Description:
Two RNAs folded together computationally: RNase P RNA and transfer RNA, 453 nucleotides in total.
RNA sequence: GCAGCAGGGCAGGUACUCGCUCUUCCCCAAGUGGGUCGAGAGGAAAGUCCGGGCUCCGCAGGGCAGGACGCCGGGUAAAGCCCGGUGAGGGAAACCUCGAGGAAAGUGCAACAGAAAGCAAACCGCCCCCGUCGAAUCAUCGCCGUGGGGUAAGGGUGAAAGGGUGGGGUAAGAGCCCACCGCGCUACUGGUAACAGUGGCGGCUCGGCAAACCCCGUCCGGAGCAAGGCCAUGUAGGGAAGCGUUCGAGGGCUGCCCGCCCGAGCUUCCGGGUAGGCCGCACGAGGUGCUCGGUGACGAGCAUCCCAGAUGAAUGAGCACCACGUCGAAGGCGGCGACGCCUUCAACGUACAGAACCCGGCUUAUGACCUGCUGCGACC
RNA sequence: AGGCGCGUAGCUCAGCGGUAGAGCACUACCUUGACACGGUAGGGGUCGUUGGUUCAAUCCCAAAUCGCGCCUA
Repeated sequence: GCAGCAGGGCAGGUACUCGCUCUUCCCCAAGUGGGUCGAGAGGAAAGUCCGGGCUCCGCAGGGCAGGACGCCGGGUAAAGCCCGGUGAGGGAAACCUCGAGGAAAGUGCAACAGAAAGCAAACCGCCCCCGUCGAAUCAUCGCCGUGGGGUAAGGGUGAAAGGGUGGGGUAAGAGCCCACCGCGCUACUGGUAACAGUGGCGGCUCGGCAAACCCCGUCCGGAGCAAGGCCAUGUAGGGAAGCGUUCGAGGGCUGCCCGCCCGAGCUUCCGGGUAGGCCGCACGAGGUGCUCGGUGACGAGCAUCCCAGAUGAAUGAGCACCACGUCGAAGGCGGCGACGCCUUCAACGUACAGAACCCGGCUUAUGACCUGCUGCGACC
Repeated sequence: AGGCGCGUAGCUCAGCGGUAGAGCACUACCUUGACACGGUAGGGGUCGUUGGUUCAAUCCCAAAUCGCGCCUA
């Protein structure tokens, strides 16, 4: 210098002027007026995917259905999040990825090709027997066959052909036998565990798909700030139809059933009225700093700080200087040169994006920078 | 706030693990004096995009992404 990997914080700054929302205090002719002190978006405020807080429903019984999660250990209020491991996979490496329970509980799927595809199968090949013919003439060899069998080593098909490699063995072959590897079972050792290592046994029976149905384990009451509460205002609880009053409509506890409770009204259409304000709502699993424990996520203690609250929805605009980037102009320096560096001036630009009950995550969008590491090249 | 669905040829829709189809439209030819109708043949597809599962994906999965539509309060 190039290519790559991991991590980290930042999100242009300052001053002045004019505005916006909230707010402390003051004034007033009392109107949501005026002055004044102060504060005013984010790392994602976004998507609304997951988990909680909070609030209400009668604290939510049983069954079926449904949903989510799924290696092990830990963290957390909880989680599909995070941390540390194990295993598998990718990369030359730094390092990264994983929806990673069960396929010897059952059902199912596998097109085309191929002889055969799920307790598998003989197309070619290899081998044996039988028969014909020829050579030989006792042995044997060769060719051929709508003939009988053996064989999964070789060829060919396929994503996949029922352990792999080597040796022995055999008519040819074959876990038929042996060694190593793989697989399964088992014992011991290490580890909290996932798992790993070593030994023994089995002789291979037991291929894939569960982001196919399913099985196993764990968890899940429902609704959501338009929750919910208070105040104010308005009206007539009007007309029609249907269903129903213990043979019980309808509602409450989810989709259904059972069970439990309330229960005289309920549903649809037409017509009429109101459609304002306050609380919830900003002190919280809160921020910052230090110390301690822990590999880490995180936890504990002490100190310190108070930090948006709109409701057609505030957080903006102008100007000046500075910072950074890009392009241009002028000047200087280095170099044979292409070009590089420095100074000054001017122009343009400074991403993605805007809180709405509040937190913890995930995902997506996005600018420039810094640090560490890996590999390669050149020079010393 | 809560919930559901759709995206396949120019248009309207099928297909839901195994080589992407139909109708209309388009092109050429036949038919006609000519046009329409009719007949024959043909062209045209990133299956919205991306990633994954699988031997294989339009189909299965996604807290991925883009664009539409609907329901309840």
About this RNA: It holds a member of the Rfam family "Bacterial RNase P class A". Its mean pLDDT, the model's own confidence on a scale to 100, is 77.